Source information:
The part of an RNA shown here (small-subunit ribosomal RNA, central domain) has 350 nucleotides and comes from a metagenome. It matches the Rfam family "Bacterial small subunit ribosomal RNA". Gene Ontology terms of the family: structural constituent of ribosome and ribosome. Model confidence (mean pLDDT): 87 of 100.
Context: one part of a larger RNA
Formats: sequence, C1' cells, structure tokens
RNA sequence: UUGGGCGUAAAGAGCUCGUAGGUGGCUGGUCACGUCUGCCGUGAAAGCCCGCAGCUUAACUGCGGGUCUGCGGUGGAUACGGGUCGGCUAGAGGUAGGUAGGGGCAAGUGGAAUUCCUGGUGUAGCGGUGAAAUGCGCAGAUAUCAGGAGGAACACCGGUGGCGAAAGCGGCUUGCUGGGCCUUACCUGACGCUGAGGAGCGAAAGCGAGGGGAGCGAACAGGAUUAGAUACCCUGGUAGUCCACGCUGUAAACGUUGGGCGCUAGGUGUGGGGAUCUUCCACGAUUUCCGUGCCGGAGCUAACGCAUUAAGCGCCCCGCCUGGGGAGUACGGCCGCAAGGCUAAAACUC
Repeated sequence: UUGGGCGUAAAGAGCUCGUAGGUGGCUGGUCACGUCUGCCGUGAAAGCCCGCAGCUUAACUGCGGGUCUGCGGUGGAUACGGGUCGGCUAGAGGUAGGUAGGGGCAAGUGGAAUUCCUGGUGUAGCGGUGAAAUGCGCAGAUAUCAGGAGGAACACCGGUGGCGAAAGCGGCUUGCUGGGCCUUACCUGACGCUGAGGAGCGAAAGCGAGGGGAGCGAACAGGAUUAGAUACCCUGGUAGUCCACGCUGUAAACGUUGGGCGCUAGGUGUGGGGAUCUUCCACGAUUUCCGUGCCGGAGCUAACGCAUUAAGCGCCCCGCCUGGGGAGUACGGCCGCAAGGCUAAAACUC
C1' cells in the first nucleotide's frame, strides 16, 4: 500500500463555530464534461503470450497472430453522476401562539453555621486520640447569654429530576441576554450535512500584577506511631482556595462510545408540551412529539454486554490505530512570563 479496525484488546480530537474540499431531496427541459459504444489514426523494434518452423534436442533464432489495458480524432447513446435553465415542498430556515428550566452576565439582598472582638454569668479544666502528647486555660479558657466584625458556602426542597456544545450550572430578588420544546402549516424554496487548515470556549492546579482572607489547607513546625516514619493519626500553619484583570490550555476533559440522516419488536418509570375521551376535577384513560432512566426480542459482539438514547441495518463527511519497551521521550519547529503545551522520531532491546 491493499485490506481490517477504533465501549473494555492499539485507536473518537475536551467541546463548538466555520474556510477549502468531499457529499447531497422530488420533478421537467437542455448540453453531452464524466460514463457507454462504432469507426479511423497512433501505440518503433526487441520483449511477453499462443501457434508453426530452423540448427540432432533444448537454450537460441526465424515467421505469423495476439498483447501493448493508453492517447488523439470522428460518428452515435443519455439511464446514472455533472453543467445550465425552470418547477416543487417531505430536508433546512423563518412568521404567529404557547411553554419548562441551578443556561449565561451584572447589580442588590437573606438566614443558619464556623472563627474573631467587646461585655455579662461562671470555675478548673478544655481539646484531642486506639491510647496519648504537643496545644489552649486562674493574665479566667471550655460552656452559656447579649452585641459587633468579616469571609466563604448556600441545609431542607433535591429527584438515575432540570438546563447547557462541552467545561459546567443550585439561597432569594431585579435588569440584560443565549438556546430548546410544543402547536399552527402562513412565508422562503435545497438555502442541507460534514469539516483538512483556522478561530473561539475550555474543570482543577499553576503563573503575573492588585485586592481579600472566616473556614479549610500543599509546603513547613511540633506531638504521637514505628526498627525507621521525610507518611497514615493529632496540634498549629504559609501559599492557595475567594474577587477583578491578564495568561496557561491540560484531565479517568469518560458514556473510556465523533457528527448528521433514514430504517428495524416490545414492556415499565420519570421531566416538558399537544390532542381525544371521561369527568367536573385530586384526578383518570388513550394517543402524539421532544428529553431522560431501567428491563428486554431480533440482530450484533471474542466475550462482557449493546439493543429506537444501538455497540443492529445502511449512506455521507471528519479524526484516529498498525507488537511491548525505549517514549508521548530526544532533536527541530510553533506557542508560553515560567511551569510547560502542541507536533514527533531513531539507535538499542524483548
């Protein structure tokens, strides 16, 4: 390379937007670029394949045919792909009417709890552990009551419940703002899908410079444990955790399962809409669309398992894999303040 793969064996990019490209619904006309076909020219010879012949045979050689899968010209075909000109509405988008939500940003605000401060009551312990000790306390602690300060997080509701592309999002109120779902079938008329490069978003930790600092708490110190204990346990405690701005760009960024569309038994929960029936409502039944779980048939799978939310059956596009170690390393390049990130080998070895 051909081929085969990517839930767990190697392999889905953390997520989205989108350029080029690839790919693309129904229908009519037209062109004849792809596609199919007839003929002509060319495709040197040798070679190769087949047949015949010549050296006693073979190798070798000669003759004839074929091949040379191609290219050019010309005549035709028009189903499919393509170009072009029209039409359509089932894809996509919009209008109108509803609707659920911790979706995002900003400002304000509430109570519980921890800590600290002030004052009152009160007296000898408190705290901590397997047991202790370090630690705190007669300069009055712990406990308890009242008042105050400050920071961070929002008990119950809370739910395999909701929202978001992912990261993620939870007290309450207000303002600004994104997306979804349902109903209607009024409008546009294929405007779609995917997406190499590229751009944006992206937990925690970390970095820069400024604020803040209650609790927790890497590092660090002390006390224990132990043969030792640079740990697990305890007492303290700095960075950090918080805010605003700027970087970093990683993760078991996981459903370890890329995105889109169509098709293929059911059963049972739950969230958001619609319709019908029944009832006059607390409801209930049937049905339909969208989401989110469990169980399970065909089918698939190495098995485990998946199973209308597919890992089933198909089509389109992208990413990725190719024995283990060396190594996600070295070198080079790009990015970063740095930490480091992205890209990414080989020798050698089993």